[in-house]
Molecule: SAM riboswitch aptamer (S box leader)
Organism: uncultured Bacteroidales bacterium
RNA sequence: GAGUUAUACAGAAGAGGGGAGAGAACAGGCUCAGUGAACCUCUGGCAACCACCACCCCUGGUGUGUAAGGUGCCAAUACCUGAUCCCUAUACCGAUAGUUAUCGGGAAGGGUACUUAUAAUUG
Numbered sequence: 001g002a003g004u005u006a007u008a009c010a011g012a013a014g015a016g017g018g019g020a021g022a023g024a025a026c027a028g029g030c031u032c033a034g035u036g037a038a039c040c041u042c043u044g045g046c047a048a049c050c051a052c053c054a055c056c057c058c059u060g061g062u063g064u065g066u067a068a069g070g071u072g073c074c075a076a077u078a079c080c081u082g083a084u085c086c087c088u089a090u091a092c093c094g095a096u097a098g099u100u101a102u103c104g105g106g107a108a109g110g111g112u113a114c115u116u117a118u119a120a121u122u123g
Stems, first nucleotide, its partner, number of pairs: 002122007013043005021032003026082004044074003049070002053065003056061002078115001083112004092105006
């Protein structure tokens, strides 16, 4: 680097170094940042994917708990939108007829996919 499966609106920051960018990539938006970003180190914490251990049903479990091990994570939903489908209003836009109808579009909302991240696993 590739495949598969699961998860992604919850949760969790201080110090030192660093010195201008950061929020994956592209576009648009929005936000964070010299009251010091990214990144590195230390300490602390969150969580419960894997492992251990205990318990439960029953030999297997997609169950519960724990957190001293392996990872991960600690602004904003994966910051938001992008493709597609559903739904869609006493607003608005367009078309047709003509003053109120019909049809289409259409914000918000929801589903799915794509992409990404992390874990576990496979050649």